[in-house]
RNA sequence: GCGUCGGAAGCUCAAUCGGAUGAGCGGCGGUCUUCCAAACCGCGGGUUGCGGGUUCGAAUCCCGUCCGGCGCA
Numbered sequence: 001g002c003g004u005c006g007g008a009a010g011c012u013c014a015a016u017c018g019g020a021u022g023a024g025c026g027g028c029g030g031u032c033u034u035c036c037a038a039a040c041c042g043c044g045g046g047u048u049g050c051g052g053g054u055u056c057g058a059a060u061c062c063c064g065u066c067c068g069g070c071g072c073a
Base pairs, nucleotide, nucleotide: 001072002071003070004069005068006067007066010025011024012023013022019056027043028042029041030040031039049065050064051063052062053061
């Protein structure tokens, strides 16, 4: 340099054919317990890397760009 895969919650990751976002762990609060842990219940947390485009509607499609993995040179 070319190709390819990926980037979303604090972390690890789902999200079907484009219909508007979710789980586990962690955090916070509660129940329980003499207390802690465990268990159970609830709550909060997102510019879906960034900038444009298409669309009534984009994490998803298109263009550009940044970062990372892999392959080739």
A computed fold for a 73-nucleotide RNA from a Planctomycetota bacterium, annotated as transfer RNA. Its mean pLDDT, the model's own confidence on a scale to 100, is 82. The organism belongs to Planctomycetota, within Bacteria. Its Rfam family is "tRNA".